C1' cells in the first nucleotide's frame, strides 16, 4: 500500500442471497424435584444489529462513507 473476510444478546452463533415482528444454544435469575447440593425439567430476564448518511410506504439485509479486527499479497529493512 492493494486484496479477502468478518462486526446481530455477557459469550458462540442463525437470519443478510430473495427489505416485511430481531432468534437459537450457552451462561444468569426464578420455580418443580432433592435432607441440602448438582443434575433434569418448566418459565423469566437480556438488543445503539460497529458508526454516520442514502435509497424505500418499510433495512440486520440493498447502496455508500468510516471505524475495528482477522487472514492473503507486495514494499522497506
Nucleotide at each position: 500500500a492493494g486484496g479477502a473476510g468478518c462486526g446481530u444478546a455477557g459469550c458462540u452463533c442463525a437470519g443478510c442471497c430473495u427489505g416485511g415482528u430481531a432468534g437459537a444454544g450457552c451462561a444468569g435469575c426464578g420455580g418443580u424435584c432433592u435432607c441440602c447440593a448438582a443434575a433434569a425439567c418448566c418459565g423469566c430476564c437480556g438488543g445503539u444489529c460497529c458508526g454516520g448518511g442514502g435509497u424505500u410506504c418499510g433495512a440486520a439485509u440493498c447502496c455508500u462513507c468510516g471505524c475495528g479486527c482477522u487472514c492473503c499479497u507486495g514494499c522497506c529493512a